c-di-GMP-I-GGC riboswitch aptamer from Chloroflexus sp., 88 nucleotides, folded computationally. The sequence was found by an Rfam model in a public genome assembly. Of the family's consensus pairs, 95% are formed in the model. Its Rfam family is "c-di-GMP-I-GGC riboswitch aptamer". Clan: c-di-GMP_I riboswitch clan.

RNA sequence: ACCGAUAAAGGCAAACCCGGCGAAAGCCGGGGGCGCAAAACCAUGGGUCUAAAGCUGACUUUCAGCUACGACUGCCAGGUUGCCGAAG
Numbered sequence: 001a002c003c004g005a006u007a008a009a010g011g012c013a014a015a016c017c018c019g020g021c022g023a024a025a026g027c028c029g030g031g032g033g034c035g036c037a038a039a040a041c042c043a044u045g046g047g048u049c050u051a052a053a054g055c056u057g058a059c060u061u062u063c064a065g066c067u068a069c070g071a072c073u074g075c076c077a078g079g080u081u082g083c084c085g086a087a088g
Stems, first nucleotide, its partner, number of pairs: 002088001003085002011036002016031006034074001040080003044077003047072003054066005
């Protein structure tokens, strides 16, 4: 350095519940704990989700379709940083 223990010390926190924000996806705080060695950070590439505004159409108090500049890093890849140290 690779690597990753039924190691030690700590860390994070899925579903769900409560409160708040948002049109929504989702986010924030509290509880919770499925999991995680990068489940730390970055929407850069792919992917996924949403569609208020916008565009198009229609049988027009509305409905449908399209669209990211919105969102997800706990989907994959890439980049940056990082705790511990058994075996190999």